[in-house]
Context: one part of a larger RNA
């Protein structure tokens, strides 16, 4: 490069925005760059191929013709695509009404449980395990009462529930901020859709601030058990951290191991947010927008499976994959305080 691929065999960027680029809806007018037809000039020669002839044949060698898929010039041709006008609305936003939801950011408040601390009852054990010790306790514990104060965390509802671009997001309420759907069909008229390069956000660990808080759990560590030993696993403590501002760090099996957008291709059933219709107003029957889910037909697929939320039929745009093993996730660059992140070879060798 061509061709083929990416659920699971290599292989989808963790996500969104978007910037150049690629591609783009109906319908009319005009242009004639692309595209197509034809005429003119070039397209050295020698080689190539064909036809003839010359050396006795051939190899050679000469003669014509063709080819030389190109370039440039002109003359038409207008169907696609492209320019340029002009219109359209069904794509795609605006508007208005209704509503939804653990969507975010912030202040407020709440009760259960823990723990601590004082006070009261109350006496010898408590805890803890498979069984044990370590620990705790007559300087009065564990139990149990009342007050008091601290910190995280939000039982029940709760559900293949909803939200959110991912990452995540759940006690209540209030302020702010976004988003999605419905119906209207009022407005704008293709304004679309994708997306190297870049920006933004991004779990949990981790790191900065002579930062702030620390109940509970708890890396490291210390003790006690178990072991043939036990740097584990169980048991008692326990610091870092988990929490809160602020900046960093950019990685996860960042998962649906499935990039996005559009459009088409049989059915059944549930469920969450709505809308209309009809009447016998019922926990009603119909049609219906969006969404989370389950069975399956055809089709796909190696198969498991997948099946309108496609892994089917197509179009368009990115990404990324393929080429033994070790060198090697190494050098070198760039990011970072660091830890380390991104990118990512060759030489030798077997």
């Nucleotide at each position: 490069u061509u061709g083929g691929g990416u659920u699971u065999a290599a292989a989808g960027g963790g996500u969104c925005c978007g910037u150049a680029g690629g591609c783009g809806g109906g319908c009319g007018a005009u242009u004639a760059a692309g595209u197509c037809a034809g005429u003119g000039g070039u397209g050295a020669a020698a080689g190539u191929c064909u036809g003839c002839a010359g050396c006795u044949c051939a190899a050679c060698u000469g003669u014509a013709g063709a080819a030389u898929u190109g370039c440039c010039u002109u003359u038409g041709a207008u169907a696609c695509u492209g320019g340029u006008c002009g219109u359209c609305u069904u794509g795609a936003g605006u508007u208005a009404u209704a509503g939804u939801g653990a969507a975010g950011u912030u202040g407020c408040c709440g009760g259960a449980a823990u723990a601590u601390g004082u006070a009261g009852u109350g006496u010898a054990g408590c805890g803890g395990u498979g069984a044990a010790a370590u620990g705790c306790a007559u300087a009065g514990a564990u139990a149990u009462u009342a007050c008091a104060u601290a910190g995280a965390a939000c039982a029940c509802c709760g559900a293949u529930u909803g939200c959110g671009a991912a990452g995540g997001c759940a006690g209540g309420u209030g302020a702010c901020u976004a988003a999605c759907u419905a119906u209207a069909u009022a407005c704008u008229g293709a304004c679309g859709c994708u997306g190297a390069u870049g920006g933004a956000c991004g779990a949990a660990a981790g790191c900065g601030u002579g930062g702030g808080g620390g109940a509970g759990c708890g890396a490291a560590c210390a003790g006690g058990a178990u072991u043939a030993g036990a740097u584990a696993c169980c048991c008692u403590g326990g610091u870092a951290g988990u929490c809160c501002a602020c900046g960093c760090c950019g990685u996860a099996a960042a998962c649906g191991a499935u990039g996005g957008a559009u459009a088409c291709u049989a059915g059944c059933u549930g469920u969450c947010c709505g809308g209309g219709a009809c009447c016998u107003u019922g926990a009603g029957u119909c049609c219906u927008g969006g969404g989370c889910g389950g069975c399956c037909a055809a089709g796909c697929g190696a198969a498991a499976g997948u099946g309108a939320u496609a892994a089917g039929u197509a179009u368009c745009c990115c990404a990324c994959c393929c080429u033994g093993g070790g060198g090697a996730g190494u050098c070198g660059u760039u990011c970072g305080c660091a830890a380390g992140a991104a990118u990512g070879a060759a030489a030798c060798u077997c």
Model confidence (mean pLDDT): 84 of 100. Small-subunit ribosomal RNA, central domain from Arctic sea ice bacterium p21, 350 nucleotides, folded computationally. The full RNA is in RNAcentral, with records from Greengenes. Rfam family: Bacterial small subunit ribosomal RNA. Rfam links the family to the GO terms structural constituent of ribosome and ribosome.